[in-house]
The RNA shown here (transfer RNA) has 74 nucleotides and comes from a Vulcanimicrobiota bacterium.
Model confidence (mean pLDDT): 80 of 100.
The sequence is in RNAcentral, with records from ENA.
């Protein structure tokens, strides 16, 4: 160089071949509950879905460039 896959919240992921407000668990913070803490139990905030265009009424999901990682070929 080519050709494949991957990338969604501080981690680890879900989303049914384009349609519901993008969910959950763990960990933050806060309250309950405890003599304190820990489990436990409620709730609360955290995603520009790598990035930019595009194509559609409507993109995480499709096309296109590119970045970053992985395996294969050379």
């Nucleotide at each position: 160089g080519c050709g494949c896959c991957c990338g969604u919240a501080g981690c680890u992921u879900a989303a049914c071949u384009g349609g519901a407000u993008a969910g959950a668990g763990c960990a933050a913070c806060a309250g309950a509950c405890u003599a304190c803490g820990g489990a436990u139990c409620u709730g609360u905030a955290g995603g520009u879905u790598g990035g930019a265009g595009g194509u559609u009424c409507g993109a995480a999901u499709c096309c296109u460039c590119u970045c970053g990682g992985g395996c294969g070929c050379g």